[in-house]
RNA sequence: UUAGUGCUUAGGGGCGAGGUGUGAUUCCUCACCGACGGUAUAGUCCGUGAAGCCGAUAAGGCCCGAUUGGGUGAAAUUCCCAAACCGACAGUAUAGGCUGGAUGAUAUAAGCAGUAC
Numbered sequence: 001u002u003a004g005u006g007c008u009u010a011g012g013g014g015c016g017a018g019g020u021g022u023g024a025u026u027c028c029u030c031a032c033c034g035a036c037g038g039u040a041u042a043g044u045c046c047g048u049g050a051a052g053c054c055g056a057u058a059a060g061g062c063c064c065g066a067u068u069g070g071g072u073g074a075a076a077u078u079c080c081c082a083a084a085c086c087g088a089c090a091g092u093a094u095a096g097g098c099u100g101g102a103u104g105a106u107a108u109a110a111g112c113a114g115u116a117c
Stems, first nucleotide, its partner, number of pairs: 005113006016030004032096001033087002035048004043085002052062003067083005089100003
């Protein structure tokens, strides 16, 4: 100096207005939100994580949504303009946003410790 290791901390946002109705933050109209790594700055590219399923609770596996057109540029499905689209499970008047599993778990990020070569 550093692979690996151990420990600590951090680690997801959003229903406002109107309408219908006995009843809806769930339906209808408008508005609202966007985890982590990579890459020209990304909810929609590539990959990871959360939920669910199998497995034994583990390792591991399965499943896993959605974007186009134009412009600038050396380079952008990432920027700019425009128009779209998507969002686990359980509960409840049908839920991306309410309540719940969850004061949980995790990708990942930062810090500390000591160490082989």

The RNA shown here (FMN riboswitch aptamer (RFN element)) has 117 nucleotides. Rfam family: FMN riboswitch aptamer (RFN element). The literature on the family includes a 2002 paper in Nucleic Acids Res by Vitreschak et al., "Regulation of riboflavin biosynthesis and transport genes in bacteria by transcriptional and translational attenuation".